[in-house]
Context: one part of a larger RNA
RNA sequence: AGUGAACGCUGGCGGCAGGCCUAACACAUGCAAGUCGAGCGGCAGCGGGAAAGUAGCUUGCUACUUUAGGCGUCGAGCGGCGGACGGGUGAGUAAUGCUUGGGUAUCUGCCCUGUUGUGGGGGAUAACAGUUGGAAACGACUGCUAAUACCGCAUAUACCCUACGGGGAAAAGGAGGGGACCUUCGGGCCUUUCGCGAUUGGAUGAACCUAGGUGGGAUUAGCUAGUUGGUGAGGUAAUGGCUCACCAAGGCGACGAUCCGUAGCUGGUCUGAGAGGAUGACCAGCCACACUGGAACUGAGACACGGUCCAGACUCCUACGGGAGGCAGCAGUGGGGAAUAUUGCACAAUGGGGGAAACCCUGAUGCAGCCAUGCCGCGUGUGUGAAGAAGGCUCUAGGGUUGUAAAGCACUUUCAGCGAGGAAAAAAGGUUGGUAGUUAAUAACUGCUAGCUGUGACGUUAACUGCAGAAGAAGGACCGGCUAACUCCGUGCCAGCAGCCGCGGUAAUACGGAGGGUGCAAGCGUUAAUC
Numbered sequence: 001a002g003u004g005a006a007c008g009c010u011g012g013c014g015g016c017a018g019g020c021c022u023a024a025c026a027c028a029u030g031c032a033a034g035u036c037g038a039g040c041g042g043c044a045g046c047g048g049g050a051a052a053g054u055a056g057c058u059u060g061c062u063a064c065u066u067u068a069g070g071c072g073u074c075g076a077g078c079g080g081c082g083g084a085c086g087g088g089u090g091a092g093u094a095a096u097g098c099u100u101g102g103g104u105a106u107c108u109g110c111c112c113u114g115u116u117g118u119g120g121g122g123g124a125u126a127a128c129a130g131u132u133g134g135a136a137a138c139g140a141c142u143g144c145u146a147a148u149a150c151c152g153c154a155u156a157u158a159c160c161c162u163a164c165g166g167g168g169a170a171a172a173g174g175a176g177g178g179g180a181c182c183u184u185c186g187g188g189c190c191u192u193u194c195g196c197g198a199u200u201g202g203a204u205g206a207a208c209c210u211a212g213g214u215g216g217g218a219u220u221a222g223c224u225a226g227u228u229g230g231u232g233a234g235g236u237a238a239u240g241g242c243u244c245a246c247c248a249a250g251g252c253g254a255c256g257a258u259c260c261g262u263a264g265c266u267g268g269u270c271u272g273a274g275a276g277g278a279u280g281a282c283c284a285g286c287c288a289c290a291c292u293g294g295a296a297c298u299g300a301g302a303c304a305c306g307g308u309c310c311a312g313a314c315u316c317c318u319a320c321g322g323g324a325g326g327c328a329g330c331a332g333u334g335g336g337g338a339a340u341a342u343u344g345c346a347c348a349a350u351g352g353g354g355g356a357a358a359c360c361c362u363g364a365u366g367c368a369g370c371c372a373u374g375c376c377g378c379g380u381g382u383g384u385g386a387a388g389a390a391g392g393c394u395c396u397a398g399g400g401u402u403g404u405a406a407a408g409c410a411c412u413u414u415c416a417g418c419g420a421g422g423a424a425a426a427a428a429g430g431u432u433g434g435u436a437g438u439u440a441a442u443a444a445c446u447g448c449u450a451g452c453u454g455u456g457a458c459g460u461u462a463a464c465u466g467c468a469g470a471a472g473a474a475g476g477a478c479c480g481g482c483u484a485a486c487u488c489c490g491u492g493c494c495a496g497c498a499g500c501c502g503c504g505g506u507a508a509u510a511c512g513g514a515g516g517g518u519g520c521a522a523g524c525g526u527u528a529a530u531c
Base pairs, nucleotide, nucleotide: 001530003528005527006526007525008524009523012378013377014376015375016374017373018371019370020336025334026333027332029331030330031329034081035080036079039078040077042074045073046072047071050067051066052065053064054063055062056061057060088289089288090287097214098213099212100211101210102209103208104207106206107205111202112201114199115198116197117196118195119153121151122150128143129142130141131140132139133138159168160167161166173194174193175192176191177190178189181188182187216260217259222252223251224250227249228248229247230246231245232244233243234242264286265285266284267283268279269278270277271276291312292311293310294309295308314325315324316323317322342368344367345366346365350364351362352361353360354359381411382410383409384408391402392401393400394399415472417467418466419465429453430452431451432450433449434448435447436446437445475520477518478517479516480501481500482499486515487514488513489512490511496503497502
């Protein structure tokens, strides 16, 4: 000098930050990933209409019942996209990591760009209904049905394979609007838009290879058999002993292999004149992990924190046959510890997922609560006031000091308190019109633009302003030297102090108290570890 600090004493306000460093110990409860009806069949619920019936009567509404998913919605289901991001933690890892460069034998959903296609068929299945097993979790069988779910066929100058002859492989529709024409009255058809298939290039993301760098121990000196290389095959998005068969006998090592123990790495942070040393909380990048160990599935992407399967430990339910769970997400609990917070509010903003959109979801995030944990700012009054009051302490008894300090007088009102009005963060979105594009079209849609409307958790906000009254607001450490600051009393090598030197055995500026002083100040000291 600095700290993610703790402890002791003390404590007025605000702003900005930070807050389990220990047990990667175990977890009650709630929430943390959904969304799309403009993909689909539908109708459990809600709402409002329609029709029929019943009752009441103010004879056209009130109540009730029933009926058609016809409408707005929409539970459950099929299907799509997202649950690989965001959030947490640092156990493992001394190199399959990180960092600085270089490289290729690769993939890449959504996004951008170019080219091109979107033809014609089929069979199922959940939901649902019925039967049925089970305590439950969860099933079984029969029957019915749809799709942007699934499967053939056609087509393919681009793409893939090729022995250069040839061979292979695709798709799905939805929504809005509409003049002619056709119509089985459903629509076809046209058009706009969102999708879907194939493919080119890009962007982004990911994968792999490679060189240098990246702590301790030699009281660890030898290590290695898929080991090192080759040929061929398999496997992968892709190179490669990555895997396998055969062949050869190599490969690494005092420039420290192997082994042991320690550790996430970096930008940075702290210190220091620098060189260096120490460190890796918060913020940002990368990596690894998700009760412990193992495995794959799906997918553009995982070998997947809030997915699946197996094994194990632990906890819970059970009808004893069998099942359920995983806070190193946000709060919170127990435990451990010197020690670390609320089971808060809101999606208003920013960002993310889904959706055409409205919108929905979002413990990301924005805010609030707690804590002097840190940094910064402000206040606890200002001026005047000598009879140098009283009291205290001291004294050579005259005085000195506390001390302009107080009182008194005159002012001010920051902050806190009470009250009144009161920004910005709000842009979107909705609706009505104008205009341009597209089009057969004045429709619809999209862009731009104008008017109107319109959303704030924080919030009793900030800032400004009114009111009252000095009113509500100072402590802790030290005073022998280092080191700024001295006297008296008590004690008598006792009690005690102490960072080092050292004080104390009867005049202690060093112990304890008092008066006085010094240096800091809402803090002051101590301890710990670092430079």
Predicted 3D model of a 531-nucleotide part of an RNA (small-subunit ribosomal RNA, 5' domain) from an uncultured prokaryote. The RNAcentral record of the full RNA draws on ENA. The coordinates come from a structure-prediction model, not an experiment, and the mean pLDDT is 85.